[in-house]
RNA sequence: GCAGCAAGCUGGACGAUCGCCGCCGCGCAAGCGGGGGAGGAAAGUCCGAACUCCGGAGGGCAGUGCGCCGGGUAACGCCCGGUCGGGGCAACUCGAAGGACAGUGGCACAGAAAAUAUACCGCCCGCCUCGGCCCGCUUCGCGGGCUUCGGCGAGUAAGGGUGAAAAGGUGCGGUAAGAGCGCACCGCGCCCGUGGUAACACGGGUGGCAGGCAAAACCCCGCACGGAGCAAGACCAAAUAGGGAGGCGCUUUAGGACGGCCCGUCCGAAGCCUCCGGGUCGGUCGCUUGAUCUCGCCAGCGAUGGCGAGGCUAGAGGAAUGAUCGUCACGCCAAAGCCCCGCCUGCGCACCGCAAGGUGCGACGGCGUGGGCGAAGGCGGACAGAAUUCGGCUUAUGGCUUGCUGCGACA
Numbered sequence: 001g002c003a004g005c006a007a008g009c010u011g012g013a014c015g016a017u018c019g020c021c022g023c024c025g026c027g028c029a030a031g032c033g034g035g036g037g038a039g040g041a042a043a044g045u046c047c048g049a050a051c052u053c054c055g056g057a058g059g060g061c062a063g064u065g066c067g068c069c070g071g072g073u074a075a076c077g078c079c080c081g082g083u084c085g086g087g088g089c090a091a092c093u094c095g096a097a098g099g100a101c102a103g104u105g106g107c108a109c110a111g112a113a114a115a116u117a118u119a120c121c122g123c124c125c126g127c128c129u130c131g132g133c134c135c136g137c138u139u140c141g142c143g144g145g146c147u148u149c150g151g152c153g154a155g156u157a158a159g160g161g162u163g164a165a166a167a168g169g170u171g172c173g174g175u176a177a178g179a180g181c182g183c184a185c186c187g188c189g190c191c192c193g194u195g196g197u198a199a200c201a202c203g204g205g206u207g208g209c210a211g212g213c214a215a216a217a218c219c220c221c222g223c224a225c226g227g228a229g230c231a232a233g234a235c236c237a238a239a240u241a242g243g244g245a246g247g248c249g250c251u252u253u254a255g256g257a258c259g260g261c262c263c264g265u266c267c268g269a270a271g272c273c274u275c276c277g278g279g280u281c282g283g284u285c286g287c288u289u290g291a292u293c294u295c296g297c298c299a300g301c302g303a304u305g306g307c308g309a310g311g312c313u314a315g316a317g318g319a320a321u322g323a324u325c326g327u328c329a330c331g332c333c334a335a336a337g338c339c340c341c342g343c344c345u346g347c348g349c350a351c352c353g354c355a356a357g358g359u360g361c362g363a364c365g366g367c368g369u370g371g372g373c374g375a376a377g378g379c380g381g382a383c384a385g386a387a388u389u390c391g392g393c394u395u396a397u398g399g400c401u402u403g404c405u406g407c408g409a410c411a
Stems, first nucleotide, its partner, number of pairs: 001407010012328007020037002023034004039383001043394002046392005051229004063225005068082005083097001084095004098220002103218002106213002120160002122156002125153004131147007168186006187209001188207008233285004243276006255267004292311008330380004337373004341368004347362006
């Protein structure tokens, strides 16, 4: 320098002017004064909690989620440290990482066969048919041996072929051909030892060796889980309508009870008055002091925890937190100028040469996608927007810094 890997920090400062939203004070009011006003993600609402109400004796079923080991935490599906496996030369990174002899089911196409194993081609052995060749005896032929094609039966799973995947791999021996059939190494299962809290690692022994993939198919095992959410919920409480209780209810009385009928008594009735209670509109609380923030020290590899000191930092309603200008800081671009380097023509000087010419030095000039210093000036500031509150995850986004790895060059 190039290409990468990981982590951390930051998300401008001050002033002026004009606005926006709460709060406090003054004021009859208009208004005036004071003080305050977003984030690292406030976002997505994906997990986990606090808080509130509802439900619930206890337990189970169903359902959902999680699933290597150890640790952290209020809790988690989050975080930290490890193990194993995949990727990368490496720094590093990714992993829903329990069980496939508990059971049920699946594996397209191709292929003999996709899992109780099986056999298409091939290989090998035996028998048979038609032939061929050779030998012998001999001569209408007989006997023996070898053999192509074909058929039948048996063996085999090395080789070929199919497939994403085919019942351990490589080598030697072995065999009619083959095969864990035998052996060595690797792999696998089991046992033991050593180290480790553990996952696991390493070493030794032993068994010729279970049976593919898939559990993000059902399922099995283990663990966890009641529901709804601040529009939770609590309090105050209007008009109108309706409900309940009491009182009045003239005249005309509907209806009902007592009764055979009448009188009578009672209930009841529209309306008015008083009182009570529930809901709605509205208002208040919940509401921001909290698993809180900053700094320091301590424990820990770390996540994190403990101790001490200090601080208070929006709390509203469909919702305010902005704009302009100036100065400064930051990042990017960068003119003039200066210096260096390289090249070039001519010039001067020195040297070489008979000469043409060549070499070296120097000043000026010109040129260079060349380097350094330099800063006038210009440009830029993203993503986004609190709504009960926390802890995470994910996603969006401007800039800066540090550490590490690989390669190349130079010293």

Bacterial RNase P class A from an Acidobacteriota bacterium, 411 nucleotides, folded computationally. Of the family's consensus pairs, 94% are formed in the model. It matches the Rfam family "Bacterial RNase P class A". The family's RNA type in Rfam is ribozyme.